[in-house]
Formats: sequence, C1' cells, structure tokens
RNA sequence: CUCCGACAAGAGCAAAGGCGGGGUGACCCGCCGACGCAAAGCCACGGGCGCGCCGGAGCCGAAAGGCGAGGGCGGGCGGCCGGGCUGCCGAA
Repeated sequence: CUCCGACAAGAGCAAAGGCGGGGUGACCCGCCGACGCAAAGCCACGGGCGCGCCGGAGCCGAAAGGCGAGGGCGGGCGGCCGGGCUGCCGAA
C1' cells in the first nucleotide's frame, strides 16, 4: 500500500413509526425516534423498482363510452444491484 473487517477504540449516519411542512405523485425536508449500516459519504453513468404526463397497438360495447400493451418525455429511490470518486480505525 492492497485485500479484508473484530462482541476493538473513538466518532458518524439513521429504518419503521409519530408530529410539522413541501410535492398531483413516486417521494423529500425539519424535529423526535433507532431497525440497521465499514462507506447507510458523494455522483442517477448502466440495470432495476415506484410515480406523473403524452400517446395509443389492441380489447369490450348496438351506441355513448370504457379499458389499455409496446413506446416517448419528465421526475423519484444511492437503506435494490453494478460502476465511478473520496474517506476514519487496524485485531485476525
């Protein structure tokens, strides 16, 4: 230095839930709260999963009308996985 990660030391983050606020929504922010986390620090680059809008193959129907796949655009999640960047400690 790299891999690795301990019933180590010192720090750090904070799930569910509650209250308040923002957003059409996924979800986000603050406080409380700790299930967990060695990158649960940062980046939406690839995949994935939600959300909104557009569109409309097709299906149902006598009609009015209803449902609606692939697709497009935008947005969300980093505590879903991969990738990139950075970083504390040091037993085996």

c-di-GMP-I riboswitch aptamer from a Deltaproteobacteria bacterium, 92 nucleotides, folded computationally. It was read from a public genome assembly, where an Rfam model found it. It matches the Rfam family "c-di-GMP-I riboswitch aptamer". Rfam links the family to the GO term cyclic-di-GMP binding. About the family: GEMM was predicted in a large-scale screen for bacterial structured RNA regulatory elements. The coordinates come from a structure-prediction model, not an experiment, and the mean pLDDT is 88. The source organism's lineage runs through Bacteria, Pseudomonadati, Myxococcota and Myxococcia.